[in-house]
A computed fold for a 96-nucleotide RNA from a Bacillota bacterium, annotated as c-di-GMP-I riboswitch aptamer. It matches the Rfam family "c-di-GMP-I riboswitch aptamer". Its family is annotated with cyclic-di-GMP binding in the Gene Ontology. Of the family's consensus pairs, 95% are formed in the model. Lineage of the source: Bacteria > Bacillati > Bacillota. Its mean pLDDT, the model's own confidence on a scale to 100, is 82.
RNA sequence: GAGCAUCAUCCGCAAACCCGACCGAAAGGCGGGGGCGCAAAGCCACGGGCCUAACGUCUUGGUUGUCGCCAAGACCACGGUAGCCGGGUUGCCGGA
Numbered sequence: 001g002a003g004c005a006u007c008a009u010c011c012g013c014a015a016a017c018c019c020g021a022c023c024g025a026a027a028g029g030c031g032g033g034g035g036c037g038c039a040a041a042g043c044c045a046c047g048g049g050c051c052u053a054a055c056g057u058c059u060u061g062g063u064u065g066u067c068g069c070c071a072a073g074a075c076c077a078c079g080g081u082a083g084c085c086g087g088g089u090u091g092c093c094g095g096a
Stems, first nucleotide, its partner, number of pairs: 012038002017033004022029002036083001042089003046086003049081003056075008
């Protein structure tokens, strides 16, 4: 180098939904159950998207002598989503 033969692993994560005298204003997270799916559906909010809008700002109305307070609406991430995509990073199996 060629030919022939043999042909492995059978694990991991965990959607919807259900339960929680758990965290959170919410989105969402966490724990248990449950499996839709996923070869990174491991990890990281760096870029884009999407979700929520407590605080804050503005507007309108109500109340008040005034300051304030209450209600509604609009905007807003400093919150979230890695199982939306991209990116970064670590890693398993293998006859290939």